Background
A computed fold for a 94-nucleotide RNA from a Chloroflexota bacterium, annotated as c-di-GMP-I riboswitch aptamer. It was read from a public genome assembly, where an Rfam model found it. Of the family's consensus pairs, 95% are formed in the model. Its mean pLDDT, the model's own confidence on a scale to 100, is 88.

[in-house]
Parts: sequence; structure tokens; C1' cells
RNA sequence: CGCCGACAACGGCAAACCCUUCGAAAGAGGGGGGCGCAAAGCCACGGGCCUACCGCUCGAUACUCGUGAGAGUCAGGGCCGCCGGGCUGCCGAA
Repeated sequence: CGCCGACAACGGCAAACCCUUCGAAAGAGGGGGGCGCAAAGCCACGGGCCUACCGCUCGAUACUCGUGAGAGUCAGGGCCGCCGGGCUGCCGAA
């Protein structure tokens, strides 16, 4: 230095849930809180998953030419704590 990851050491991050902010939503920021994580550090490059305001298609009621409940579809939005990949990193037993 590389691989590897201990009933080692210093620490780190922070799930659900609660408060608050942004957002149509998914979700994200801040505070509290700890389920867990040896990369649960960073990156949307590949796969996967989530949402659909607007748009497009269909269209109930009633009525009378238009309104539009609801449904379907749609990512350029989102999730790196879903997996893979890329980059970086603390410690040092076997």
C1' cells in the first nucleotide's frame, strides 16, 4: 500500500415517529428521536421502484354546447438507507 472487517479504539451517520418549512404529489430541508449502517459518505451512469400539477385520451351527472366527478396514460419530478457501477474516506486484529 492492497485485500479484508474484530465482543478492538476514536468517532461518524441517523430509520420509524413527532414538530416545522418547501412541494400538486412522490419526496426533500431544519429540529427532536434512534431502527439500524464499515461506507446508511458523494454521484442519477445502468437496472428497479415511487409520484403525476400540467398535457393527452375516455367520460358520469344533469342540462343543452358547454361544464366536467372519475378513470387511463405520461417524467424532463423523486428514492443512493433497493441493487449494481464510479469517486473518496477513519482504524488496523485474524